Predicted 3D model of a 373-nucleotide RNA (Bacterial RNase P class A) from Fibrobacter succinogenes subsp. elongatus. Rfam family: Bacterial RNase P class A. It is annotated as a ribozyme. The sequence is in RNAcentral, with records from ENA. The prediction has a mean pLDDT of 76. The model forms 91% of the base pairs in the Rfam consensus.

RNA sequence: GAGUGGCGGAUGGCCGCCGGCUGCGAGCAAUCAAGGCUGGAGGAAAGUCCGGGCACCGCAGGGCAAGAUGCUGGAUAACGUCCAGGCGCGGUAACGCGACAGAAAGUGCAGCAGAGAAUAGACCGCCCGCAGCAAUGCGGGUAAGGGUGAAACGGCGAGGUAAGAGCUCACCGCGCUCCUGGUGACAGGAGUGGCAUGGUAAACCUCAUCCGGUGCAAGACCAAGCAGGAUUCCGUUCGAAAGAACCUGGUGCGGCCCGUGCCAGCUGGAUAUCCGGGUAGGUCGCUUGAGGCGGUCGGUAACGAUUCGUCCAGAGAGAUGGUCAUCGCUCCGAUGGCAACAUUGGAGUACAGAACCCGGCUUACAACUACUC
Numbered sequence: 001g002a003g004u005g006g007c008g009g010a011u012g013g014c015c016g017c018c019g020g021c022u023g024c025g026a027g028c029a030a031u032c033a034a035g036g037c038u039g040g041a042g043g044a045a046a047g048u049c050c051g052g053g054c055a056c057c058g059c060a061g062g063g064c065a066a067g068a069u070g071c072u073g074g075a076u077a078a079c080g081u082c083c084a085g086g087c088g089c090g091g092u093a094a095c096g097c098g099a100c101a102g103a104a105a106g107u108g109c110a111g112c113a114g115a116g117a118a119u120a121g122a123c124c125g126c127c128c129g130c131a132g133c134a135a136u137g138c139g140g141g142u143a144a145g146g147g148u149g150a151a152a153c154g155g156c157g158a159g160g161u162a163a164g165a166g167c168u169c170a171c172c173g174c175g176c177u178c179c180u181g182g183u184g185a186c187a188g189g190a191g192u193g194g195c196a197u198g199g200u201a202a203a204c205c206u207c208a209u210c211c212g213g214u215g216c217a218a219g220a221c222c223a224a225g226c227a228g229g230a231u232u233c234c235g236u237u238c239g240a241a242a243g244a245a246c247c248u249g250g251u252g253c254g255g256c257c258c259g260u261g262c263c264a265g266c267u268g269g270a271u272a273u274c275c276g277g278g279u280a281g282g283u284c285g286c287u288u289g290a291g292g293c294g295g296u297c298g299g300u301a302a303c304g305a306u307u308c309g310u311c312c313a314g315a316g317a318g319a320u321g322g323u324c325a326u327c328g329c330u331c332c333g334a335u336g337g338c339a340a341c342a343u344u345g346g347a348g349u350a351c352a353g354a355a356c357c358c359g360g361c362u363u364a365c366a367a368c369u370a371c372u373c
Base pairs, nucleotide, nucleotide: 001373002372003371004370005369006368009327010326011325012324013323014322015321017040018039019038020037021036022035025032026031042351046362047361049360050359051358052357053356054215055214056213057212067210068209069208070207071085072084073083074082075081086100087098088097089096090095101206102205106204107203108200109199123146124145125142126141127140128139129138130137131136154172155171157169158168159167173195174193175192176191177190178189179188180187181186219284220283221282222281228275229274230273231272232270233269234268235246236245237244238243247265248264249263250262251261252260253259291311292310293309294308295306296305297304298303328349329348330347331346332345333344334343335342336341
């Protein structure tokens, strides 16, 4: 220097906080409760970025849109995560990083510099011709050399040529075919084509795979009060009620009146009971689970198995705290000492805090520390 981790102050006193069990005692009961015993944050509890469980809603099946992912094999409940491998790039190396499919389907884009940036291109140079005594000028050829640039239209050598050029050839690169090894990505080899096809897809796009929505304030159950519905009762007055007195209409008895029996007096209201929905409130969901740690076994590993051992907070506006003492650890100073160190004074001791539960990722973190290379 690189990689993989670990730890995340300790002990005691005092004063408190949240839950569980028990419970002197209070109360008709529901319940409240002194006291006792006992459990009480993290490696990230964070960001809420992915993936799942769970719950409710939606859904015949299919398609479009939108989004995510994109080498191979494996792990897993699942993943955009992890492990192992391949390839490319970076590093002297240990090792690190990679959206790592398609640029001969189409569209788009490219600052500055430079003559020229995608139907190539002539600034310098080189070669040929013409003019000229010459310097030089004009025309043509040339991409081998120089220069610019991130990138200049395969690289390099030889032949060839006026000079040059895949124009031709060998090697390399690239495309295609075959063989060998490998589960595969791919690697190695042989043959062949003849340079045609620059870059950019976390630009549009194309291809392949995946994907319904909302989140525990999900949701389930119980259920005051108020409102609604059903049943019952109600002529008026007095009365708490039983009942008493009285009014109107109809009708029976009756030839008629009185009287008397029965019925009604209800666009409204009263009390009680019941009904479904459901607010407040309560209970559940709620923490023993794809659980953590250690051991053993299988696997290179991620991970899996386990009959072994051990450990597990659960509030409901949110507890897990405060303070004191002693001791750690780091830094600075003083004194003594050659030094190691001793004594003493001061400062610091992080990031941060569960809220349905898991698997990841990312980010924050004082000081200390192990192993491997």